[in-house]
RNA sequence: AAGCGAUAAUGGCAAACCAAUUGAAAAAUUGGGGCGCAAAGUCUAAGGGCCUAAGCAUUUUAUAUGUAUGGUAGCCAGACUGCCGAA
Repeated sequence: AAGCGAUAAUGGCAAACCAAUUGAAAAAUUGGGGCGCAAAGUCUAAGGGCCUAAGCAUUUUAUAUGUAUGGUAGCCAGACUGCCGAA
């Protein structure tokens, strides 16, 4: 240095849920909260998957079906960067 990741150490982030706001919704932001995470740091949604269906289309007119230009990076993945140092 690389690989690797421990009943190590310093710290970091922040699930569900609650409140407020935005949104058609999924969901997002802020504050609280703490399930977990060795990249749960940054970028990529034009790598794959998943969620929603306003609008549009269709029809059997129904709480209907399809569809992303909406969202998810804490679903997997890719690129870049980073703390520590046991086996």
The RNA shown here (c-di-GMP-I riboswitch aptamer) has 87 nucleotides and comes from a Eubacteriaceae bacterium. Its mean pLDDT, the model's own confidence on a scale to 100, is 87. Of the family's consensus pairs, 95% are formed in the model. It was read from a public genome assembly, where an Rfam model found it.